This is a predicted structure of a 129-nucleotide RNA (FMN riboswitch aptamer (RFN element)). The sequence was found by an Rfam model in a public genome assembly. The model forms 100% of the base pairs in the Rfam consensus. Model confidence (mean pLDDT): 76 of 100.

[in-house]
RNA sequence: AGCUGUCUUCGGGGCGGGGUGGAAUUCCCCACCGGCGGUAAAGCGGCGAAAGCCGACAAGCCCGCGAGCGAAAGCCGAUUUGGUUCGAUUCCAAAGCCGACGGUAUAGUCCGGAUGAAAGAAGAGCGCG
Numbered sequence: 001a002g003c004u005g006u007c008u009u010c011g012g013g014g015c016g017g018g019g020u021g022g023a024a025u026u027c028c029c030c031a032c033c034g035g036c037g038g039u040a041a042a043g044c045g046g047c048g049a050a051a052g053c054c055g056a057c058a059a060g061c062c063c064g065c066g067a068g069c070g071a072a073a074g075c076c077g078a079u080u081u082g083g084u085u086c087g088a089u090u091c092c093a094a095a096g097c098c099g100a101c102g103g104u105a106u107a108g109u110c111c112g113g114a115u116g117a118a119a120g121a122a123g124a125g126c127g128c129g
Stems, first nucleotide, its partner, number of pairs: 002128002006124005016030004031109002033099002035065004044055004060097002068075002079095005101112003
């Protein structure tokens, strides 16, 4: 280095304008937002004598997870076309689409469970080595 158990910290964003209405941040028109891990090189940045290693750019809709629902088994959203490339549903261009539960005029964006939980990220010190 690595491994095991322990502890600490961190760990989700978004309704602005107009319309209808007695009432809508819920409907209609235009807006706005995108958790965690994986998965592309080249180029760029850092380290290195080099080989190479690390990092961000770089996935909401590809794979997996968390969250959510359920007594349990289990369930659980959405993308295409063109371009670049050896290689991209990740880059570039364009056009689309999706979004738990309870409350309330029908909610991805308001209020609530939640000063919660959690995928995970970083760190501390102990033991093995």